A computed fold for a 73-nucleotide RNA from Solibacillus sp., annotated as transfer RNA. The organism belongs to Solibacillus, within Bacteria. The RNAcentral record of the sequence draws on ENA and Rfam. The coordinates come from a structure-prediction model, not an experiment, and the mean pLDDT is 80. The same sequence occurs in records of 5 taxa.
[in-house]
RNA sequence: UCCGAAGUAGCUCAGUUGGUAGAGCAUCCGGCUGUUAACCGGCAGGUCGCAGGUUCGAGUCCUGCCUUCGGAG
Numbered sequence: 001u002c003c004g005a006a007g008u009a010g011c012u013c014a015g016u017u018g019g020u021a022g023a024g025c026a027u028c029c030g031g032c033u034g035u036u037a038a039c040c041g042g043c044a045g046g047u048c049g050c051a052g053g054u055u056c057g058a059g060u061c062c063u064g065c066c067u068u069c070g071g072a073g
Base pairs, nucleotide, nucleotide: 001072002071003070004069005068006067007066010025011024012023013022019056028042029041030040031039049065050064051063052062053061
């Protein structure tokens, strides 16, 4: 320098053909009990890496850039 993959909640990851962003774990609150753990229920938590573009509408499509990983030279 070139090619490919990944980037979404604190963490690990889903998100179908473009149509209201989700799960598990963790935190917090509550239940259960002698207490803790375990277990059960619930709430909250998001600039979807950054900036543009297309579209009535973008996590999803297009362009550029950044970070990480792998490959080629």